Predicted 3D model of a 1491-nucleotide RNA (small-subunit ribosomal RNA) from an uncultured bacterium. The RNAcentral record of the sequence draws on ENA and SILVA. The prediction has a mean pLDDT of 84.
[in-house]
């Protein structure tokens, strides 16, 4: 620092996603080692046990162990050992008492708050222990615990009596000090502070130790630690807009250490709020932590600071400090003991237990160090801390081995079978020993304290750690995730839209680099992956550093309030602001350095940093404030000026309908066509009078007015803006504008007139498969008018207001000035204001926009932040409703959107071409038959082709074979190749048995060839490798091949334009059978198509002349080039030559080209043919081949026989023959081109009506001989309009021929029968000349079997005005939501499952106002009843209990609010391969969309 994903591609928009880093982390798989660091994020749940705050005899009275002394008694042995008393001694225990116990530790429930943070103030105030200073430490008193004696109680624990003692309690004294007063005095910061004197009033004290000490009381200072107040800061919600009554403020008292409504009692209404009160939610702040390039964005684990809290809720007391985690009292839940009458208790302290969860350790050791408390001290207690133990939780490091080792070993894996890869990897040789393992030593932490005392000894939990030494020996030690793209990394096999993957695009439907597993690879490593979260990447909430015409997005418009922002010069101030210094911004952290652990992680130090506040000194450009002063901005004044600006009140033709009369007669009236309707009761049509009502023709114009909506006949009255030109007047009055008010089309709503005409709703008629539409005929509401709502529109130039700057031209509306006109009009030429085009910079994704900005700056305000869900639900407000304003959220999708390309499409558009239509001719479709398909049927009826492009197609020919299908009966290395072993020597030929053959069996014949004698070659038999498939798959494929379509097209180079996809060239103007050639043109060449070259017909010329010809010459026959000659002439075979718009006229850009003429055998590509660009159709073919996979292998192979492929109620598609006289019969008679022939074609002669045959056979491997009589056609003759002398299906008898066979299931022949057919509905095909249409002929296949195919010739037309339709192509263009591309997309309503969400009688929690009850403990008051050692002669003071008031937790009623689950039913939304009606959009989407 990017990347994936919207499209057919592209550009920008825009969301989603992904690499990275972190973590108090959890899961999965693994798992040597020490180090250093962290370990209940949940249930502030509930808690068994043990520990977590004691001390102090040097404050006191009791108690009085062990030891030691004396001493009497016992057992007894000089001595010991027990027991007593007396002294000492002082352990121990409970008490008084002093201090601690308010610290330490632990957790974040609660707090949105002076709670934190940070800087101030405290002249408003406290502070044990400790330091410094000063100044006392006097003189009494009467109590009480514990003891002892009585007692209640299970117990917890009280009670009464009787003693003592204190550094416990109390009185007296004396005090520098405090308080009152009063007189100075100094200072400050307002209230005020200090401070000197006179006076008044009431206060202190404690004692221990042998000594020293240590203590006590009083002031005064510090130090520390706190109270308290104040500036500024740091969440989210306006779908919380208003709160508030001790509230705000003032006097006066109370209270506290201290100010204060903090508390009361009077007075007054104040206070706080859009710069956000008040309420909800959520939350412990901070240092700092991750993250970011910063700015920000999240987070508040652990260390360190403050706050709260301590079972929920409320109290005070003690005390310097507490309203107190291990203390009291009350009240609740709870738990526990109980003897049922009472009592006990609080781990959010360290371990630990249940419980909750995805998840968090040991009921250790140690006071050795460091701090903590208590003591003069020793020393005691300290789960504070120091250690250690568990888990890879996290960081940083360390190893799991170094080097050689090639035939590149086995294995494995993959292969094109040749190798490749695992891979120097391993075996295997040499070398080393961190760790870890044994075994020896063995610390530093101890400064210090303490005993004894020159000096000496004692003290370590961790811990026999750490480290050091030694010793064997590669030995004990590597995995996870990932390899389609993003993203390093690939190959196989399994499975087949299954199983399953996926973090996003997407992967799987039989060849998956994406499943699942191997093999190999890639990244990290004692770990690696997932999953959560938070930052980044995201310029995706944009201060740095975004947008808003068309992607989200300008409020419908204007007016003004706050605010925001503001013209020109002066002076002042110093608030911003700029710069100096001072405090402070702890410590850790981070940053750089330097040093310590063997590195590093970590730790020590020492300087930055801390962007920040506060005080101070200095400077004033700018911004601000205060005061002057100015006219350029504003506004006003005058003189002119254009207008469909508003608002009333009146008044005018024209046209429409209706009335009413006349005239007049069948019809009007509509429609794409009708029909409803109207009309003989007189319509329409036309004449004249009349009513009424809404609109205002021509003018009229990208003119005009207005803020917008909007505004048009014409007079008058009112009455608002503008624009012009003056230059008197104010002097900054200005812009903009949240909130606020006004104006706002249309339809709607209210009351009330009013109603011609139009004209939702409705009826009615058409159209439709329907047709609640479009059309048509009617017609309410409305339109319209007053009055009052309503407030919205694609209210759009989809562009907010001012202002002030940037090239012009060109036309128009309104002033006004110059010249010119004598003077006016025209006229030119300046300038100011509007409206519009066009256009350069320039801007924009692109279109476009461009002095009317979307361009270049400032000012304000509005308002977007990914589609749907939804401008909808709740709330709120406004409204008579209708609804409008204001506005989510859950769930879903990867995407939806813009603007531009390039195709396709279009019931858009221009030009063009084709037998496309038109104009003709002859079919088809109606008959029978023939063939093919479809259906049906069958053992089988083998398979493929299926809109044009399948259906007489593959098949140029199914009685066996074919043949693939079926039935049945054989074979398994096979009917067929190769190749190897191994055995035999034949093999081939012939017969005979059984079978339907296939094939078994068996007889005869042969008894292999070559040789270098190894062994080859063949046939044959075993076996073992393969064979074999007309078995899938044409959507795995090559070949091949039909379509568009012989239509004129598809590309490329360089260049140029564009940001790009791509455009230009190929478009434009002409012209062509052509993208044919011209001519223009930012293009200029160039391929592949076109054409041309090539075969063929037509004309000629040469050459050559048999088998072909025969003019002339000669022979010769019944006849014929039959002969000899002949080379002219047809004609054959070759090779040439002609045809190019070349000539000429018109026309045409005097360019292609066109028209139209000579001239020629052909004239404008002469007529055929062959040739098919790029690419469409996942278009045909695995059954011609040919193949990659998959599939069968005694069977899907192979062989054999018989049967099917020929079936038959219909369907279709090609065709032949037909219906007849332009014709059938009959009979004579002319005239061709091509072909084909050896298992051939076969003459002639005989036979048979014929089909054919028959022996015998000419000829001829063909210019020679045969198939070979062409046929319509001509000349005759008959038929005479009829189911017929038509027509020839059908059937019957008899026959030929092919072939092994002729029933399934073949041609064909003779006789005989003689169907249906009388020209064919809707449709529908071909075909433009030698064509069509008719005539016959040949060949291929092929034993045989054409109405089919293929070639050939004979006769031989009609037409074509034109292109408006139909079909189909091409080229331009335009639209487009379509790109699998119109057989395209695509909307809603119903059915059907799931989700989540509103409503919902209501239920049920939870916070919580407001009202009343009720009121434990405590406190402050009050006191009439009761008790009272100190003082005090007494009375009394002084305490106390009790009662009572006040305040007040818990809890109780009643009523709201908020909010959370939950509810029959219900509304709608989402989503969901293949569900139903339609057909709304999208092209003119078939009725332009759309608000």
């Nucleotide at each position: 620092a990017g990347a994936g994903u919207u499209u057919g591609a592209u550009c920008a928009u825009g969301g989603c996603u992904c690499a990275g880093a972190a973590c108090g982390a959890a899961c999965g798989c693994u798992g040597g080692c020490g180090g250093c660091a962290g370990g209940c994020u949940u249930a502030a749940c509930a808690c068994a046990u043990g520990c977590a705050a004691g001390u102090c005899g040097a404050a006191c009275g009791c108690u009085g162990a062990a030891g030691c002394c004396c001493u009497g008694g016992u057992g007894c042995u000089u001595g010991c050992a027990c027991c007593g008393g007396g002294g000492u001694g002082g352990a121990u225990g409970a008490g008084u008492g002093g201090c601690g116990a308010a610290c330490g530790g632990g957790u974040g429930a609660g707090u949105a708050a002076c709670a934190c943070g940070u800087g101030a103030g405290u002249a408003a105030c406290c502070u044990g222990c400790c330091c410094c200073c000063g100044a006392c430490u006097u003189c009494g008193g009467g109590a009480u615990a514990a003891g002892c004696c009585c007692g209640g109680g299970a117990a917890a624990c009280u009670g009464g009596g009787u003693c003592u003692a204190a550094u416990a309690c109390c009185g007296g004294a004396u005090a520098u000090g405090a308080c009152g007063a009063c007189c100075g005095a100094a200072g400050g910061c307002a209230u005020c502070u200090u401070u000197g004197g006179u006076u008044g009033u009431g206060g202190a004290a404690a004692g221990u130790u042998u000594u020293u000490u240590c203590g006590g009381u009083u002031g005064g200072g510090g130090a520390u630690g706190g109270g308290c107040u104040c500036g500024c800061g740091g969440c989210c919600u306006a779908u919380c807009a208003g709160u508030u009554u001790g509230u705000u403020g003032g006097u006066g008292a109370g209270g506290u250490a201290a100010u204060g409504g903090c508390u009361c009692a009077c007075c007054a209404a104040g206070a706080c709020g859009a710069c956000g009160a008040c309420g909800g939610g959520u939350a412990g702040c901070c240092g700092g932590c991750c993250u970011g390039a910063g700015a920000g964005g999240g987070c508040g684990a652990c260390c360190g600071g403050c706050c709260a809290c301590a079972c929920u809720g409320g109290g005070a007391c003690u005390g310097a400090g507490a309203c107190a985690c291990g203390g009291c009292c009350c009240a609740g839940a709870c738990u526990c003991c109980u003897a049922c009458g009472g009592g006990a208790g609080g781990c959010a302290g360290c371990a630990g237990u249940g419980g909750g969860g995805a998840a968090u350790a040991u009921u250790g050791c140690a006071c050795a160090a460091u701090g903590g408390g208590g003591g003069a001290a020793a020393c005691c207690c300290u789960g504070a801390u120091g250690c250690a133990g568990c888990g890879a939780c996290g960081c940083a490091g360390c190893g799991u081995g170094c080097g050689g080792g090639a035939u590149g070993a086995c294995g494995g894996c993959c292969u094109u079978c040749g190798g490749g890869u695992u891979g120097u990897a391993a075996a295997c040789c040499g070398c080393u020993u961190u760790c870890a393992g044994c075994a020896g030593g063995g610390a530093a932490g101890a400064a210090g304290c303490c005993c004894c005392u020159u000096g000496g000894g004692g003290u370590g939990a961790c811990g026999g750690u750490a480290c050091c030494u030694g010793c064997a020996g590669a030995a004990g030690a590597a995995g996870u995730a990932c390899c389609g793209g993003c993203u390093a990394a690939c190959u196989a096999c399994g499975u087949g839209c299954c199983a399953g993957c996926a973090g996003c695009c997407g992967c799987g439907g039989u060849a998956a680099u994406a499943c699942g597993u191997a093999g190999g690879g890639u990244a990290c490593a004692a770990g690696c992956g997932u999953u959560g979260u938070c930052c980044g990447g995201a310029a995706u909430u944009a201060u740095u550093g975004g947008g808003c015409g068309u992607a989200a997005a300008g409020a419908g418009c204007u007016c003004g309030u706050a605010g925001g922002u503001g013209g020109u010069u002066g002076g002042u101030c110093a608030c911003g602001u700029c710069u100096g210094c001072u405090g402070u911004g702890g410590a850790a952290a981070c940053g750089c350095a330097a040093c310590g652990c063997u590195u590093a992680a970590c730790g020590u130090u020492g300087c930055g940093c801390g962007u920040g506040c506060a005080g101070u000194g200095g400077g004033u450009a700018c911004g601000g404030g205060c005061u002057g002063a100015c006219u350029a901005g504003a506004g006003u004044g005058c003189a002119g000026u254009a207008g469909g600006g508003g608002a009333g009140u009146c008044u005018g033709g024209a046209a429409u309908u209706c009335c009413u009369g006349g005239u007049g007669u069948a019809g009007c009236g509509g429609u794409g066509a009708a029909a409803u309707g109207c009309g003989c009761a007189g319509a329409u049509a036309u004449c004249a009078g009349g009513a009424g009502g809404a609109a205002c023709a021509c003018c009229g114009g990208u003119g005009g007015c207005g803020a917008a909506g909007g505004c048009g006949g014409g007079a008058c009255u009112c009455u608002g803006g503008g624009c012009u030109g003056u230059a008197a007047c104010u002097g900054a009055c200005a812009c903009u504008g949240a909130g606020g008010a006004g104006c706002g089309a249309a339809a709607g709503c209210a009351u009330g007139g009013g109603g011609a005409g139009c004209g939702a709703a409705c009826a009615g008629g058409a159209u439709u498969a329907g047709a609640u539409a479009c059309c048509c005929u009617g017609g309410u509401a409305g339109u319209c008018c007053a009055u009052g709502c309503c407030g919205u529109a694609a209210a759009c130039g989809u562009u907010g207001g001012g202002c002030a700057c940037u090239a012009g031209g060109u036309g128009u509306g309104g002033g006004g000035g110059a010249c010119a006109u004598u003077c006016c009009a025209c006229g030119u030429u300046c300038u100011c204001c509007g409206c519009g085009c066009c256009g350069u910079a320039g801007c924009u994704a692109a279109c476009g926009c461009a002095u009317u900005a979307a361009g270049u700056g400032c000012c304000c305000c509005g308002c977007c932040u990914g589609g749907g869900g939804a401008g909808u639900a709740c709330g709120g407000u406004c409204g008579c409703a209708a609804g409008g304003c204001u506005a989510a959220a859950a769930c879903u999708c990867a995407a939806a959107g813009g603007a531009a390309u390039u195709g396709a499409c279009g019931g858009g558009g221009g030009c063009c071409c084709g037998c496309a239509c038109a104009a003709g001719c002859g079919g088809c479709g109606g008959a029978g038959c023939a063939u093919g398909c479809g259906g049906a049927u069958u053992a089988a009826u083998u398979c493929g082709a299926u809109g044009c492009a399948a259906c007489g197609c593959g098949a140029a020919g199914a009685a066996c074979c074919u043949u693939a299908c079926c039935a049945a009966g054989g074979c398994u290395u096979g009917a067929c190749a190769u190749a190897c072993a191994c055995c035999a020597g034949a093999c081939c030929g012939g017969g005979c048995u059984g079978g339907a053959a296939a094939c078994a069996g068996u007889c005869c014949u042969u008894c292999c060839c070559c040789u270098u004698u190894g062994g080859g070659g063949u046939u044959g038999g075993u076996g073992u490798a393969c064979a074999g498939g007309u078995g899938g798959u044409g959507c795995a494929u090559g070949g091949u091949u039909g379509u568009c379509g012989u239509c004129a097209g598809c590309u490329c180079g360089u260049g140029u334009c564009g940001u790009g996809a791509g455009a230009u060239g190929u478009u434009g103007g002409g012209u062509u059978a052509a993208g044919u050639c011209c001519c223009g043109c930012a293009a200029c060449g160039a391929g592949c198509g076109c054409a041309a070259c090539c075969c063929u017909c037509g004309u000629u010329c040469u050459a050559u002349g048999u088998u072909g010809c025969c003019a002339g010459c000669a022979c010769g026959u019944g006849a014929u080039g039959g002969u000899g000659g002949g080379a002219a002439c047809u004609c054959a075979u070759a090779g040439g030559a002609g045809a190019c718009u070349g000539c000429c006229g018109g026309g045409g850009u005097c360019a292609a080209c066109u028209c139209g003429g000579a001239g020629g055998a052909a004239g404008g590509u002469g007529g055929g043919g062959a040739u098919g660009a790029c690419g469409u159709c996942a278009a045909a073919u695995c059954a011609u081949c040919a193949u990659g996979c998959c599939c069968u292998u005694u069977a899907u192979g192979u062989c054999u026989u018989g049967g099917g492929c020929u079936u038959c109620a219909c369907g279709c598609a090609u065709g032949c023959u037909a219906c007849a006289a332009u014709g059938g019969c009959u009979g004579g008679u002319a005239c061709a081109g091509a072909g084909a022939g050896a298992u051939g074609c076969g003459a002639g002669a005989c036979c048979g009506u014929g089909a054919g045959g028959u022996u015998u056979u000419a000829g001829c491997g063909a210019a020679u001989c045969c198939c070979u009589u062409a046929a319509a056609g001509c000349c005759a003759g008959u038929c005479u309009c009829a189911g017929u002398u038509c027509g020839g299906a059908u059937c019957g008898u008899a026959g030929u021929c092919u072939g092994c066979a002729a029933u399934u299931c073949g041609a064909c022949u003779c006789c005989g029968u003689g169907a249906a057919g009388u020209c064919g509905g809707a449709a529908u095909c071909g075909c433009u000349a030698g064509u069509a249409a008719u005539c016959g002929u040949g060949c291929a296949u092929c034993a045989g079997a054409a109405u089919g195919g293929c070639a050939c010739g004979g006769u031989g037309a009609a037409u074509a005005c034109g292109u408006u339709c139909c079909c189909g192509g091409g080229c331009c263009u335009u639209g487009u939501a379509c790109a699998c591309a119109c057989c395209g997309c695509c909307c809603g309503u119903c059915a059907c499952a799931c989700c989540a969400u509103g409503g919902g009688a209501g239920u049920g929690g939870a916070c919580u106002g407001c009202a009343c009850c009720a009121g434990a403990a405590g406190u402050g008051g009050u006191u009439a009843g009761c008790c009272u050692a100190a003082c005090g002669c007494a009375a009394g003071a002084g305490g106390g209990c009790g009662a009572u008031c006040a305040c007040c937790a818990c809890g109780g009623u009643g009523u709201g609010g908020u909010u959370c689950a939950u509810g029959a039913c219900u509304g709608g939304g989402g989503u969901g391969a293949a569900g139903u009606c339609g057909u709304a959009a999208c092209a003119a989407g078939g009725u332009a969309a759309c608000c």
It matches the Rfam family "Bacterial small subunit ribosomal RNA". Gene Ontology terms of the family: ribosome and structural constituent of ribosome.